[in-house]
This is a predicted structure of a 105-nucleotide RNA (THF (Tetrahydrofolate) riboswitch aptamer) from a Bacillota bacterium. The model forms 94% of the base pairs in the Rfam consensus. The coordinates come from a structure-prediction model, not an experiment, and the mean pLDDT is 77.
RNA sequence: GGCAGAGUAGGUGUUAUGCGUAAAGUGCUAAGGGAUGGGAAGUUGCCCUUAGACGAAGGGUGCUUGCUGGCAAGCGACCUGCGACAUGGCAUCGCGUCCGCUGUC
Numbered sequence: 001g002g003c004a005g006a007g008u009a010g011g012u013g014u015u016a017u018g019c020g021u022a023a024a025g026u027g028c029u030a031a032g033g034g035a036u037g038g039g040a041a042g043u044u045g046c047c048c049u050u051a052g053a054c055g056a057a058g059g060g061u062g063c064u065u066g067c068u069g070g071c072a073a074g075c076g077a078c079c080u081g082c083g084a085c086a087u088g089g090c091a092u093c094g095c096g097u098c099c100g101c102u103g104u105c
Base pairs, nucleotide, nucleotide: 001105002104003103004102005101010093011092012091013090014089015088016087017086018085019083020082021081028052029051030050031049032048033047034046038099039098040097042095058080059079060078061077062075063074064073065072066071067070
């Protein structure tokens, strides 16, 4: 020097544990800020803060209380759903440039 390869932020799927269902969260818009292969600059993407607009799926059982006696109210309970919910595990995908790293010639 040639060729090949690995690794970021994070995405998707799945699973577990939780949170919410008395609506937080997620998603959208604007402004500001931050992190982002080992190094440098940096884009897509990501995260945070503030503001704005929008906005959801509960049901059953049990228990307690009340009195109108089969209805009503309540619940750190159970079952089953729901949420572009959170976190962890697993699988898979995952830096365009220069240098570096690994293998090879």